A computed fold for a 73-nucleotide RNA from a soil metagenome, annotated as c-di-GMP-I riboswitch aptamer.
RNA sequence: GAUAACGGCAAACCUGGGGCGACCCAGGGGCGCAAAGCCACGGGACCCGCAUAGGGUCAGCCGGGCUGCCGAA
Repeated sequence: GAUAACGGCAAACCUGGGGCGACCCAGGGGCGCAAAGCCACGGGACCCGCAUAGGGUCAGCCGGGCUGCCGAA
């Protein structure tokens, strides 16, 4: 961070499977993404729970940390 190149990822939705659930995995799909790679550390949202206890989910909500491809002016 270019209307560049090689490539990458993959929202909604559909199918199959897992989970009480948030949601996850695989295939199809492609809205978008320059970290839409990884990490629940801070905030936040969401789920389970009688609960303020406790346990979870989301990295494609924001911040932070770690790593990384290409590259003109």
Rfam family: c-di-GMP-I riboswitch aptamer. Its family is annotated with cyclic-di-GMP binding in the Gene Ontology. Of the family's consensus pairs, 95% are formed in the model.